[in-house]
RNA sequence: GAAGCACGCCAGACUGCCGCUGGUGCAAGGGUGGAAACACCGCACUGGAGGAAGGUCCGGACUGCAAAGGGCAGCGUAGCAGCUAACAGCUGUCCACCGUGAGGUGAGGAUCAGAGCUACAGAGACGAGUCGGACCGGGGCAACCCGGGACGGGUGAAACGAGCAAUCUCUACGCGCAGCAAUACCAAGUAGGCACACGUUGACGGGGCCCCCGGAGUGUGCGGGUAGGUAGCACCGAGCCGUUUGGUGACAAACGGCCCAGAUUAAUGGCAGUCACGGUACGGCAACCGCAAGGAAGCCGUGCCGCACAAAAUCCGGCCUAUCGGCGGGCUUCACAC
RNA sequence: GGUGAUAUAGCUCAGUUGGUUAGAGCGCAGCAUUCAUAAUGCUGAUGUCGGUGGUUCAAAUCCACCUAUCACCACCA
Numbered sequence: 001g002a003a004g005c006a007c008g009c010c011a012g013a014c015u016g017c018c019g020c021u022g023g024u025g026c027a028a029g030g031g032u033g034g035a036a037a038c039a040c041c042g043c044a045c046u047g048g049a050g051g052a053a054g055g056u057c058c059g060g061a062c063u064g065c066a067a068a069g070g071g072c073a074g075c076g077u078a079g080c081a082g083c084u085a086a087c088a089g090c091u092g093u094c095c096a097c098c099g100u101g102a103g104g105u106g107a108g109g110a111u112c113a114g115a116g117c118u119a120c121a122g123a124g125a126c127g128a129g130u131c132g133g134a135c136c137g138g139g140g141c142a143a144c145c146c147g148g149g150a151c152g153g154g155u156g157a158a159a160c161g162a163g164c165a166a167u168c169u170c171u172a173c174g175c176g177c178a179g180c181a182a183u184a185c186c187a188a189g190u191a192g193g194c195a196c197a198c199g200u201u202g203a204c205g206g207g208g209c210c211c212c213c214g215g216a217g218u219g220u221g222c223g224g225g226u227a228g229g230u231a232g233c234a235c236c237g238a239g240c241c242g243u244u245u246g247g248u249g250a251c252a253a254a255c256g257g258c259c260c261a262g263a264u265u266a267a268u269g270g271c272a273g274u275c276a277c278g279g280u281a282c283g284g285c286a287a288c289c290g291c292a293a294g295g296a297a298g299c300c301g302u303g304c305c306g307c308a309c310a311a312a313a314u315c316c317g318g319c320c321u322a323u324c325g326g327c328g329g330g331c332u333u334c335a336c337a338c
Numbered sequence: 339g340g341u342g343a344u345a346u347a348g349c350u351c352a353g354u355u356g357g358u359u360a361g362a363g364c365g366c367a368g369c370a371u372u373c374a375u376a377a378u379g380c381u382g383a384u385g386u387c388g389g390u391g392g393u394u395c396a397a398a399u400c401c402a403c404c405u406a407u408c409a410c411c412a413c414c415a
């Protein structure tokens, strides 16, 4: 210098003006909207998208069902050891495969418990056995016939050796079911209705079945009313940042600091300017090449265009998928110089 | 916001323990029939099995991830 490998970080910056949407404090104790529940209104300070907020694929928190119990069925996971609230995640390591290498990938338990499948081709496909060739033994003048063993061949993914458990199954471990439209409360309103079916000989609920527990109404259809508010829910949290210690590491502990989005017509924006980045056009300069005409890396100025993927909705931990580009240190291979 | 399902010919659908070639009906094209059309009969064409990977000797079928479409889920008595 070229080509790569695996990580970490950023996701334009600043200023001005105009907005949007939360929180805290003070003040007032009034006004506005509304039928009500309830919400809003002043001043000051202050917060306001992401690495994936996405897909909803796993795991939890939370809530209800009996603060959930036993069995069967069902579903999931799978080397070994660890981390964690938990996991199908992560870390370390063994093995297999790929790569010259740094490294990468792996649904990697069991086919000596049992069952099933292995199309076509081939003599023969898991039952057994021999198609043609060679070999051995016997018979026959010979062509050839009988028997043996399974040497090489052909077919095929696989030829007696097995393969397939991302087929059933077995082993070990885990999982009760539902999901914030969960759930609790308030306000308003009506025809607090009608028909059928089931029901203390237990309907129905415990979202498959049985035990067990609760248990007097339940289900379906046709109708009627409301489509409003508060909590959950914006949070001292499996929270974020830093240092130290332990550990190969995931991670853990101690100490110090910080408080950090939040609606339901759904906020996080718009305009202007300056600078930065990328592309392009024009103009100027120009190392260097060339006798020359001329070519030319690059630099400067101006104009224009662009600046990804995408945007919270109960909250966390992961995985997967999308993503213009940029920065940082580490490692590998090759080439050259010393 | 949550939950579930589907994707196979132009349309509507079949396709089971993975196996040679993926089918049916309607439609389409051609021929016959008819003076002509319809109906009817005969013949024929038509597929990346939504996409990309994986398991397997072999995938429409099994598994994973994407894409598109559809359906259901409020409260009161």
Stems, first nucleotide, its partner, number of pairs: 001334005007328004012275007020048007030041004050309001054320002057318005062179004069211004074175005079093005094108001095106004109170002114168002116164003126161001131153001133151001135148005183231004193222006204214003224414003239258008277306009288295002339411007348364004357395001366382005388404005